Bacterial small signal recognition particle RNA from a Deltaproteobacteria bacterium, 98 nucleotides, folded computationally. Taxonomically the source falls in Myxococcia (Bacteria, Pseudomonadati, Myxococcota). The coordinates come from a structure-prediction model, not an experiment, and the mean pLDDT is 79. Its Rfam family is "Bacterial small signal recognition particle RNA". On this family, see Regalia et al., Nucleic Acids Res 2002: "Prediction of signal recognition particle RNA genes". From the family's description: The signal recognition particle (SRP) is a universally conserved ribonucleoprotein involved in the co-translational targeting of proteins to membranes. Its Rfam clan is "SRP clan".
């Protein structure tokens, strides 16, 4: 010179750690213009029942608060991992020539 490896660059893809956000789980919770179920009490009725329904339970809409586990996103995080692309750097192994 040539070649082949690897680092360096670069694209992609996993994985991880950070941010953000959602579930889970806790606590308050929409006096009435969310639900249920409605004591008393109201109204219909001769009566048997029936109605509409406050308070007070339960539930949920929403708020708070969070350790861990778990979902979703996100990027010049990552001396991480796989495959790939360029090649002006590096380094190392053959080989040929001087």
């Nucleotide at each position: 010179a040539g070649u082949c490896g690897g680092a360096g660059c670069u694209c992609g893809u996993g994985c991880a750690a950070c941010a953000c956000u959602g579930g889970c789980u806790c606590g308050c919770a929409a006096a009435c213009c969310c639900c249920g179920c409605c004591a008393g009490g109201u109204u219909c009725g001769g009566a048997a029942g029936a109605a509409a329904g406050c308070a007070a339970c339960g539930g949920u809409a929403g708020c708070g608060a969070u350790a861990a586990c778990u979902g979703g996103u996100g990027g010049g995080u990552g001396c991480c991992g796989c495959g790939g692309g360029a090649u002006u750097u590096c380094c190392g192994g053959c080989u040929g020539u001087c």